This is a predicted structure of a 346-nucleotide part of an RNA (small-subunit ribosomal RNA, central domain) from an uncultured bacterium. It matches the Rfam family "Bacterial small subunit ribosomal RNA". RNAcentral holds the full RNA, with entries from ENA.
[in-house]
Context: one part of a larger RNA
RNA sequence: CUGGGCGUAAAGGGUGCGUAGGCUGUUUAAUAAGUCGUUGUUUUAACUUACGGGCUUAACCUGUUAUGUGAUAGCGAUACUGUUAGACUUGAGUAUUUGAGGGGUAAAUGGAAUUUUCGGUGUAGCGGUGGAAUGCGUAGAUAUCGAAAAGAACACCAAUGGCGAAGGCAGUUUACUGGCAAAAUACUGACGCUGAAGCACGAGAGCGUGGGGAGCAAACAGGAUUAGAUACCCUGGUAGUCCACGCUGUAAACGAUGGACAUUAGUCGUCGGUUCGCAAGAAUCGGUGGCGUAGAUAACUUGAUAAAUGUCCCGCCUGGGUAGUACGACCGCAAGGUUGAAACCC
Numbered sequence: 001c002u003g004g005g006c007g008u009a010a011a012g013g014g015u016g017c018g019u020a021g022g023c024u025g026u027u028u029a030a031u032a033a034g035u036c037g038u039u040g041u042u043u044u045a046a047c048u049u050a051c052g053g054g055c056u057u058a059a060c061c062u063g064u065u066a067u068g069u070g071a072u073a074g075c076g077a078u079a080c081u082g083u084u085a086g087a088c089u090u091g092a093g094u095a096u097u098u099g100a101g102g103g104g105u106a107a108a109u110g111g112a113a114u115u116u117u118c119g120g121u122g123u124a125g126c127g128g129u130g131g132a133a134u135g136c137g138u139a140g141a142u143a144u145c146g147a148a149a150a151g152a153a154c155a156c157c158a159a160u161g162g163c164g165a166a167g168g169c170a171g172u173u174u175a176c177u178g179g180c181a182a183a184a185u186a187c188u189g190a191c192g193c194u195g196a197a198g199c200a201c202g203a204g205a206g207c208g209u210g211g212g213g214a215g216c217a218a219a220c221a222g223g224a225u226u227a228g229a230u231a232c233c234c235u236g237g238u239a240g241u242c243c244a245c246g247c248u249g250u251a252a253a254c255g256a257u258g259g260a261c262a263u264u265a266g267u268c269g270u271c272g273g274u275u276c277g278c279a280a281g282a283a284u285c286g287g288u289g290g291c292g293u294a295g296a297u298a299a300c301u302u303g304a305u306a307a308a309u310g311u312c313c314c315g316c317c318u319g320g321g322u323a324g325u326a327c328g329a330c331c332g333c334a335a336g337g338u339u340g341a342a343a344c345c346c
Stems, first nucleotide, its partner, number of pairs: 004317003007300002012314001014201004021194003025088007033081002035077008048066001050064005091191001092188005097182003103177007110154001114150008125136002162169002206247006215241002220236004258313006266291011295302002319346003328339004
C1' cells in the first nucleotide's frame, strides 16, 4: 500500500471555465516499451527449505545445499495497454432551417399605491390595542375632492409553469448579447470526459467614495406588559434598504444528493419542438413533476431527473468535546475570510 464510506448518522468543494495529470469509440498494419514465457549472471551475513552434526532429548548451536523477491542480459509470444502509420462514423463539433424563454447588459417609458406639499369642502376628534397610553389635532387634524413632487416596487396574468453553471431572473418598449431544443441533410473525423493548481462568477449583511432617500426599518427614544422586560405589542426613528464605481467572498450557497457515459417494468400530468391525423388523439426528441416494478436502503425513503447496475475523473470523511478555536502563512481598508492543530477531559 491493499479497507469502508459521503440524501437524513462524520463526509459533495457555492458554481463554472480550464493547465498539468488520470481515463478514453470502431478497425487494419508495423513495432515490442509495459505485459507473459524461457535460459543465464548477480542477489554479504542472518532468516526460510532439505539432508546431516554437537550438547542424555528438545529448545539452542552448527555444516552443506536449495528456493525466493529485486536488478540485468539473450531468445521467444503478441491477446490487452503503449508508440508509429493508415482507414471509419456511432462520441464530440460545424453549417443550413425553424422555435420557446422573468438568461444577461444598457437606455427609454407606464399605471396603481404610499408619503409629503399647495388649494377647496368640513368639524372634533384621529390613530392605535387584548385593553390602553405615548403620538397627531381648534395654529383646523382624521375624512373627502382637485393639483403638484419624490422615491421604491411592479397587482391581475401566475402555474404543480419558463430561463440560467450556480448565485439568481418578472410592468412595458427598444438596442446589443450568451446559452438551449427540434427536424432533416451536408461537412470535420475521436477533435472526447474529468480536472490538483490557476482564473472568473458568486444571495444577504457589511465596508470605501459620491449621489439618492417615498415606504420599511437594526441601533436608539418614548408608551405599555411584567416580579423584572435591556423582548414580544404600540408611537416615533437613524444607519441600511435604492443608484454608480470599487472592495468583501460568506449562507440551511439545499435536491442537505459532484461531473460524464452506458444499461435496467410501467403509468398519470405538464412545458418546448417534430411527424401522422379533418378532429379527438397517437408517436417521437428534449425539459419539468406525481405515483410506482425490479433492485437499493438501518429505516425513512429512492426508483430512467436513482439513492438501481457498471466504468472513468475530482472533492471530502475516519469517536465526542476542546474548535472551525490557537499559532503560523496568505488574502482584506476594516469586519473578517481561507488553510487549520495540540495539551487536556470523556